[in-house]
Molecule: transfer RNA
Organism: Candidatus Terrybacteria bacterium RIFCSPHIGHO2_01_FULL_43_35
RNA sequence: CGCGGGGUGGAGGACCGGUACCUCGGCGGUCUCAUAAGCCGCAGGAGCGGGUUCAAUUCCCGCCCCCGCAA
Numbered sequence: 001c002g003c004g005g006g007g008u009g010g011a012g013g014a015c016c017g018g019u020a021c022c023u024c025g026g027c028g029g030u031c032u033c034a035u036a037a038g039c040c041g042c043a044g045g046a047g048c049g050g051g052u053u054c055a056a057u058u059c060c061c062g063c064c065c066c067c068g069c070a071a
Stems, first nucleotide, its partner, number of pairs: 002069006010024004018054001026042005047063005
């Protein structure tokens, strides 16, 4: 250099043109003599740039990064 897969809250994962979901974690509340567990609520996210579209996290192009294959 070539080919394939991937990049989504703090962590792990899902979804795929129309409001982005789950688990853990964090914060607040409730419960308790207290802590934990349980229950209720809240915050926090689509790698970057461009294109297509009424609308892009999703489709297309380029770049960056990670994993694998081949050489």